[in-house]
Molecule: c-di-AMP riboswitch aptamer (ydaO/yuaA leader)
Organism: Thermoanaerobacterales bacterium
RNA sequence: AAUUAAAAAACGCCGAAUUCCUUUGAAAAAAGGAUACGGGGGAACCAUUUUUUGGGGUGAAUCCCGAUUUCGGGAAGGGUUACCUUUCAAUCCUAACCCGUCAGCUAACCCCGGAGGUGUGGAAAGGAGGGAUU
Numbered sequence: 001a002a003u004u005a006a007a008a009a010a011c012g013c014c015g016a017a018u019u020c021c022u023u024u025g026a027a028a029a030a031a032g033g034a035u036a037c038g039g040g041g042g043a044a045c046c047a048u049u050u051u052u053u054g055g056g057g058u059g060a061a062u063c064c065c066g067a068u069u070u071c072g073g074g075a076a077g078g079g080u081u082a083c084c085u086u087u088c089a090a091u092c093c094u095a096a097c098c099c100g101u102c103a104g105c106u107a108a109c110c111c112c113g114g115a116g117g118u119g120u121g122g123a124a125a126g127g128a129g130g131g132a133u134u
Base pairs, nucleotide, nucleotide: 011119012118013117014116019034020033021032022031023030024029037113038112039111040110041109046104054102055099056098057097058096062075063074064073065072066071077093078092079091080090081089083127084126085125086124087123088122
């Protein structure tokens, strides 16, 4: 100096999933109540006329063509490249779960979630901000 692996802290990333209070506890933590943020149901009007070919919801996570358990390719969709946006380039994902025969939109109203996982860092343009000097 380079490469690989592990750990801690800080700071980030995906995601709605952050923050606070109380009680118990030696602590770790547990229980409860709120909360940023997020989702579902539900009139009129409008829309749909379409229900086993079941239907629907969260989510980027659907579709097509080959293979025919796995798998491969492509299109659409989504994420990252550390102030923000855009473009180029590179790279990655394209799952899983739920409702239970039932739901279009939808004011009032009603109900629910408020997790988990993880470690990237190239360039240009515009903008914003900070520092130093005068």